[in-house]
A computed fold for a 73-nucleotide RNA from Streptomyces sp. R44, annotated as transfer RNA. The prediction has a mean pLDDT of 81. RNAcentral holds the sequence, with entries from ENA and MGnify. RNAcentral records the identical sequence in 3 taxa.

RNA sequence: GCCUUCGUAGCUCAUCAGGUAGAGCGGCGUCCUCGUAAGACGCGGGUGAUCGGUUCGAGUCCGGUCGAAGGCU
Numbered sequence: 001g002c003c004u005u006c007g008u009a010g011c012u013c014a015u016c017a018g019g020u021a022g023a024g025c026g027g028c029g030u031c032c033u034c035g036u037a038a039g040a041c042g043c044g045g046g047u048g049a050u051c052g053g054u055u056c057g058a059g060u061c062c063g064g065u066c067g068a069a070g071g072c073u
Base pairs, nucleotide, nucleotide: 001072002071003070004069005068006067007066010025011024012023013022019056027043028042029041030040031039049065050064051063052062053061
């Protein structure tokens, strides 16, 4: 220098033919208990790395940049 894959919630990851963004764990609250843990119910939390493009509409398609992993020279 080139190629491939990846970047989504605090963490681990879904969402794959474009159509209002989810789960588990963690956090907070309530219930339960003499109290705690466990359990039940609920709540909050995301500029989807970033900048553009296509589209009525983009996490998803296309291009640039940044970062991570792997490969080639």